Predicted 3D model of a 77-nucleotide RNA (transfer RNA) from a Cytophagales bacterium. Its mean pLDDT, the model's own confidence on a scale to 100, is 82.

[in-house]
Parts: sequence; structure tokens; C1' cells
RNA sequence: CGGGGUGUGGCGUAGUCCGGUAGCGCACUCGGCUGGGGGUCGAGGGGUCGCAGGUUCGAAUCCUGUCACCCCGACCA
Repeated sequence: CGGGGUGUGGCGUAGUCCGGUAGCGCACUCGGCUGGGGGUCGAGGGGUCGCAGGUUCGAAUCCUGUCACCCCGACCA
């Protein structure tokens, strides 16, 4: 330098193909059961979907650019 992949609550991830307004597990908060802890049950809070722009009534999803990381190849040494 060229090609490809990944990026979504604190952590791990689904959803992207085929646009309909973001979910699951763990963790966290509150409460019940228990003498307490642990455990279990119930309820709840938390995400500009890497960033910017575009298309659209509507974008995590489609398009363009860009950033970070990973893989492959080329070049230099």
C1' cells in the first nucleotide's frame, strides 16, 4: 500500500441477509423467602448500535467517507 473481517448497556453477545424504532445472559439497584451470609424468587435502572454524512415517512440494518483492532497478501529492510 491492496483485500477481507470485527465494533451494539459494566462484561459477553443476538438482531443486520429481507429497514418498522434495540433484546438475552451475567453483573448492578430495590423488595420477598432465610436468624445472617449464601442461595432462590419478583420488580427495576442503565445502550448517540465506533464516528461523520447521505438515502428514506422511518436506518444497528442500505450507500459513502473515516477511526480502532484482527487476518491475508504485496513492497521495503
It matches the Rfam family "tRNA". Rfam classes the family as a transfer RNA.